[in-house]
RNAcentral holds the full RNA, with entries from ENA, Greengenes and SILVA.
Predicted 3D model of a 466-nucleotide part of an RNA (small-subunit ribosomal RNA, 3' major domain) from an uncultured bacterium.
The coordinates come from a structure-prediction model, not an experiment, and the mean pLDDT is 81.

Context: one part of a larger RNA
Formats: sequence, structure tokens, C1' cells
RNA sequence: UGACGGGGGCCCGCACAAGCAGCGGAGCGUGUGGUUUAAUUCGAUGCAACACGAAGAACCUUACCAAGGCUUGACAUGCCGGGAGUAGGAGCCCGAAAGGGUGACCACCUGUAAAGUCAGGAGCCGGCACAGGUGCUACAUGGCUGUCGUCAGCUCGUGCCGUGAGGUGUUGGGUUAAGUCCCCUAACGAGCGCAACCCCUAUUGCUAGUUAAAUUCUCUAGCGAGACUGCCCAGAAAAUCUGGGAGGAAGGUGGGGAUGACGUCAAGUCAGCAUGGCCAUUAUGCCUUGGGCGACACACACACUACAAUGGGCGGUACAAAGGGUUGCCAAGGAGCGAUCCGGAGCCAAUCCCACAAAACCGCCCCCAGUUCAGAUUGCAGGCUGAAACUCGCCUGCAUGAAGGAGGAGUUGCUAGUAACCGCAGGUCAGCAUACUGCGGUGAAUACGUUCUCGGGCCUUGUACA
Repeated sequence: UGACGGGGGCCCGCACAAGCAGCGGAGCGUGUGGUUUAAUUCGAUGCAACACGAAGAACCUUACCAAGGCUUGACAUGCCGGGAGUAGGAGCCCGAAAGGGUGACCACCUGUAAAGUCAGGAGCCGGCACAGGUGCUACAUGGCUGUCGUCAGCUCGUGCCGUGAGGUGUUGGGUUAAGUCCCCUAACGAGCGCAACCCCUAUUGCUAGUUAAAUUCUCUAGCGAGACUGCCCAGAAAAUCUGGGAGGAAGGUGGGGAUGACGUCAAGUCAGCAUGGCCAUUAUGCCUUGGGCGACACACACACUACAAUGGGCGGUACAAAGGGUUGCCAAGGAGCGAUCCGGAGCCAAUCCCACAAAACCGCCCCCAGUUCAGAUUGCAGGCUGAAACUCGCCUGCAUGAAGGAGGAGUUGCUAGUAACCGCAGGUCAGCAUACUGCGGUGAAUACGUUCUCGGGCCUUGUACA
């Protein structure tokens, strides 16, 4: 000087407390461990791994396994040599395919008067350099990322103090969300952070525009205005704070996002990519068929659905936002109980389509039961995508109807348009969403407070630690 303390002081954070909804019990989905397996590819492992890489494993993907094949190779560049009906090529044979053989007929460009024959090129064959490796090392690395933490810190120049390591500044008194600002001060300044500048949102003016419409309004998007403790009152006063008020759509950082200091964890990633070194080279490279990544006594994690009456069923009916669409979205109409099919108007998009919003509300039935709750599981019959749904997709109809009676110890999220509940869309995508990313609708309860738990900041103290 740091780090640490079951030392002290001050302060903060959904950290506790006060509340609301959960998880932990059940069934199921997904991930992981374990076990199994020919293989169940690999990575991620306290917070900060476990719906994570994966924004979507039937084949492909695919890295794994079995079997069959290729060896200058699926791909690149170069050198040497070779041959003229040469590479290619319908068909045929072996084969699961890949691959291997055979092969009618047809067979490239340029030069030259001309060309199967000459020369050059492309292509092919043989050989050599080499290619190729999701093989190892993230403890050799770049780049990128997580984390403490959007916490308020981390430093420098000069000066001064100290023999020196170093200190001072950055401490102290206040104040703030903040090393934010003020005062004091052997310090005076400065830099990276904080804040501001950026984007969205709440109000409004002007301009322009399409849809709709009778202009306006609404909407779209470009330029502005607006908020700064600016004004007033009271209190303390330096900063500023506390209480109240005016004006205002908005009031004290208005709300949300982006933005992540010096550094820590030899944190993560050699399987995104790049890359040093090492390793294998008829194989640890490459191709194909099939299987596996989907196994299943079990354990954990994250979700979904429920256990019902604030509910379930049937019928009627109203209101979004944000997105996507030409190999696409698909209306009207028709067929089918339905999934879906036929059909094709319109739309290269404010115009058309996806599209119906859903909970809610109203009427009727149910009458507290393992039920008209719940929907797992299983059988049959179908539909869709796709060469192909057996391993292993999604959906529909009929039948079947399991556990589940509100979940122990423990544990998670959340302070307002938030939680909770409700649906909608998108990316991935042929098909497949309970996941993820967004969007709106309905819309709470509680916060006395900082004793305690956890994490963090500043000062101080102890130390046999560095």
C1' cells in the first nucleotide's frame, strides 16, 4: 500500500421488511447430470453452466456409430510428363447408394489459306509440391463476450511531505442518483468514468403526404417549440434540501432504451471466424446408405397445463398494437363434423391479404363431486409438409379418460401502466414453439423502516496474510 475480520462508523440496492404472484408436491415439454449404448458428437459447471451455443437434429444439418467406398482427393495454386476421337456422355452390368466397369451416337476455344492429325489454351490421365482436418492446446494468442456493475469509482502532470515503499490531491464538514456540487484545505490543475450530447415515448406549432373523408380531426414524417428548481411562499441556507403553490400535457434525472471507466476472475470461446505450436496423412482427410444426437431405474434446472364456481360448457357479441408477405400472403364463394381441400379476386404494400383479436360482458346449463374439473396415456380413422414421417414431425375427429384435493424444508420475481392475468405477431422454418424476441388489452397490493440476511461504496481500526 492492499486484502481480510463472526472490528467500528456513515450510506446505498426488491437486500431485508410490508405486500402480490410463483417455484419446491402432480402430469407433461425442454435442458443438464447420471446410467445405458456400436454411437447416444462437442462445448458451457457457484453467483456469472443447466428453453445456454441451438433464431427451430426425419434425410440434410452432423461434427458421433456401423457398413460400403475414394486416395493430388469434395475444394485452391503451381511444376513435370502423357495421349488424339480426349474430358464429357444416353443406355447397360455389379451395387442400398456412393463408387467401380462398359459405352451407341455426339463431341470445346484460339492461331493459321485450311485442320480429327500442327501449335497454344480449357478439360482429362500419371507423377510431384500440396490440399483438406469440427484433431489437441482459450494455461501460447487475436477478435468477441460474461461478471463485479451503470457500482462511483480509477488515475496522471507539476508542486509539497517522507531516507524509502509511498502519501497528499481523492481526506474533512455538508449535499447528491453520482469523485454531483459547495465550503474548508499544501495543494493547483487535468484525463478516463458520472451527467449532458443520441434514439423512442408523453403535449403542441408549421410544412408535406397518402388512405379515409365534406374541410377540420385522426394517421404518416421532416423541421421546430416546450422543463431549466426558471417563478412564488415558508423553513434551514454556501451548495442544496424539505413542505406547499402558480402556470403547464409533463416538475425536479418526466418514463424507457442505447451507452459499461482502470481493472478482476490464467472467467468463456482453437466447434462462428482468424491464428502460433503440436499431431495424423490410402487417414484423425473425403463420399454414401442406415442408425444415433430422441435411449431411461433415477436426480436437478427452466417452463407449460392444472387441481376448479372470480370456474367449466354452449350460444350471441364489441374494442388493439406491433409485425410479415411474390418459390409469398391469400379474400369472396364452394366441399367437409373438423384438420383441410377446391377456388382464385386483390396486393411488389398506410390501399390487398395473414385477420378472427383474447380475457371481459350478456343469456342458458352445470351445483361442489375426482365432477360437464383436469387433461396425461392409449386405440381407431383421417389431414398436411416433404423423395421419404417405422425409429423420430405437426394437426383433426371419435373413443379412452391417469396423476392431481393448493404442494415440507427451502427458494424466485416484482415498487406502476409495474406485478399478475390475456391474447397477437415475428425470426428460425419445406414441415415442426409450452422456448426466444417484440406488441398491445385488463390492471392491483404494499413500502413503518434499516435491527437482521445478501451484495456493494467511503472513512477508520487490528493483523503472525500478500